Predicted 3D model of a 75-nucleotide RNA (transfer RNA) from a candidate division WWE3 bacterium. RNAcentral holds the sequence, with entries from ENA. It matches the Rfam family "tRNA". Gene Ontology term of the family: triplet codon-amino acid adaptor activity. Rfam classes the family as a transfer RNA. Model confidence (mean pLDDT): 82 of 100.

């Protein structure tokens, strides 16, 4: 330099055009003599950045940044 995959809640990850979700973690409540376990509720997101397409973009297109892996001929 080229190719492939990835970036979404504190963490691990879903979500292939139509109002962003799960598990764990956090807070509160129930249960318990108490703790753990269990049950319920709540909060937590500019979906890596910018632009484009579209009535509508996490999702499609382009550029860039970062992470992982692979390849690396000629001069």
């Nucleotide at each position: 330099g080229c190719c492939u995959g990835g970036a979404u809640a504190g963490c691990u990850c879903a979500g292939u055009g139509g109002u962003a979700g799960a598990g764990c973690a956090a807070u509160c409540c129930c249960c318990u003599u108490g703790u753990a376990a269990g049950g319920g509720a709540u909060a937590g997101g500019u979906c890596g950045u910018g632009a484009g397409u579209u009535c509508a973009a996490a999702u499609c297109u382009c550029a860039c940044u970062c992470c992982a892996g692979g390849c690396u001929c000629c001069a």